[in-house]
SAM riboswitch aptamer (S box leader) from a Candidatus Villigracilaceae bacterium, 96 nucleotides, folded computationally. Its Rfam family is "SAM riboswitch aptamer (S box leader)". Gene Ontology term of the family: regulation of gene expression.
RNA sequence: GACUCAUCCAGAGAGGCUGAGGGACCGACCCGAUGAAGCCUCGGCAACCGUUCAAGCGGUGCCAAUUUCGGCAGACAACUGUCUGGGAGAUGAGAG
Numbered sequence: 001g002a003c004u005c006a007u008c009c010a011g012a013g014a015g016g017c018u019g020a021g022g023g024a025c026c027g028a029c030c031c032g033a034u035g036a037a038g039c040c041u042c043g044g045c046a047a048c049c050g051u052u053c054a055a056g057c058g059g060u061g062c063c064a065a066u067u068u069c070g071g072c073a074g075a076c077a078a079c080u081g082u083c084u085g086g087g088a089g090a091u092g093a094g095a096g
Stems, first nucleotide, its partner, number of pairs: 003094006013042005021031003025071004043063003048059004067088001072085005
């Protein structure tokens, strides 16, 4: 990497180094020199797994915007919107 299952409208950031990108892809729209991405330190959220009577602790994960919105199909509505399902993606657990 490919397979199975579950979840994804809630929640949670400061400091240091560094210096121009980032939000998976495409389109839109945003974030960014009042500092992007990355690395480090400390903190927090959450509750998938282990442990526990529980609290807690440990393994992951996460800490702009609903997975930022849409992408495919359908229903309704009527000037481009609402809803439902799917696809894709992310994370965890499992199986091989």